Source information: The RNA shown here (c-di-AMP riboswitch aptamer (ydaO/yuaA leader)) has 142 nucleotides and comes from Desulfocucumis palustris. It matches the Rfam family "c-di-AMP riboswitch aptamer (ydaO/yuaA leader)". Gene Ontology terms of the family: regulation of gene expression and cyclic-di-AMP binding. Rfam describes the family as follows. This family represents a conserved RNA structure found upstream of the ydaO and yuaA genes in Bacillus subtilis and related genes in other bacteria. The ydaO/yuaA element is thought to act as a genetic 'off' switch for the ydaO and yuaA genes in its native state. Its mean pLDDT, the model's own confidence on a scale to 100, is 76.

[in-house]
RNA sequence: CUGAAAAAACAGCUGAAUCCCAAUAAAAAGUUGGGUACGGAGGAACCAAACAUCAGGGGUGAAUCCAUAAUUCUUUUAUGGUAGGUUUUGUCUUUUUACCGAACCCGUCAGCUAACUCCGGAAGCGUAAAAAGAAAGGAGUA
Numbered sequence: 001c002u003g004a005a006a007a008a009a010c011a012g013c014u015g016a017a018u019c020c021c022a023a024u025a026a027a028a029a030g031u032u033g034g035g036u037a038c039g040g041a042g043g044a045a046c047c048a049a050a051c052a053u054c055a056g057g058g059g060u061g062a063a064u065c066c067a068u069a070a071u072u073c074u075u076u077u078a079u080g081g082u083a084g085g086u087u088u089u090g091u092c093u094u095u096u097u098a099c100c101g102a103a104c105c106c107g108u109c110a111g112c113u114a115a116c117u118c119c120g121g122a123a124g125c126g127u128a129a130a131a132a133g134a135a136a137g138g139a140g141u142a
Base pairs, nucleotide, nucleotide: 012125013124014123019035020034021033022032023031024030038120039119040118041117042116047111056109057106058105059104060103065081066080067079068078069077070076084100085099086098091134092133093132094131095130096129097128
C1' cells in the first nucleotide's frame, strides 16, 4: 500500500414497536407481572353492495400484478419487468441514478360503522447518493 474478516464508534436507519413501575437478581442484562407514547382488528343506524357464496373469503405490511423458461407439471424454481416503497445528519418539492418490491396471520367468517369489545407495543441494521429550488429556524453585525 492492497484485499478479507472481526470489534468499537456514529446528533443515525427501516418499523406502530418508545418510555415507566414492581418482583427475581450483588450490579447489569435476562425473565415475570402491571402500565404507557404510538399502532391494528371486530362491531349499529344511514349509505354502499344487491349478486355473493371452492375458482373460497379476509387481515398486517411498500411488498401487487404480468410474461417467459425449466420443472416433481396440482407444484417449485429461475430470469425479466411492474403497482408501490427507501435515504442523502432539521422540513418540503422536483429531477437523475442506485436499492427493496418479502414474510406471516385468521380459519368458512368480517363493506362502512357511534356506543362497545379484542389485540400489538417486536425484530433487524450501520446509515443509497447527486443536482436544482422553496419556506422556516439559529448565530453575528449595523